């Protein structure tokens, strides 16, 4: 320097759920809480995928379509600590 993630130290993060706030919704934030995580750090116009559909468009209506709204704990991109080989 590159590759790998079986064991593991000091540590780190925190799913579901509950309460409060926020949002049209999906979701987000805070506190509690731990299912898990070796990148569960960062990145969402200019990779893919997924969720939602207020506005807008279509429709007589039911409803359908649409991201400019979201998800990085789906894959991906990118940076990186310690240990072992």
């Nucleotide at each position: 320097a590159u590759a790998u993630a079986a064991c593991a130290u000091u540590g780190g993060c925190a799913a579901a759920c509950u309460u409060a706030u926020u949002g049209a919704a999906a979701g987000a934030u805070a506190a509690g809480g731990a299912c898990g995580c070796a990148a569960a750090g960062c990145u969402u116009a200019a990779g893919g995928g997924c969720c939602u559909a207020a506005c807008c468009c279509g429709u007589a209506a039911a409803c359908g379509g649409u991201a400019u709204g979201g998800c990085a704990g789906c894959c991906a991109g990118u940076u990186g600590c310690g240990a072992a080989u």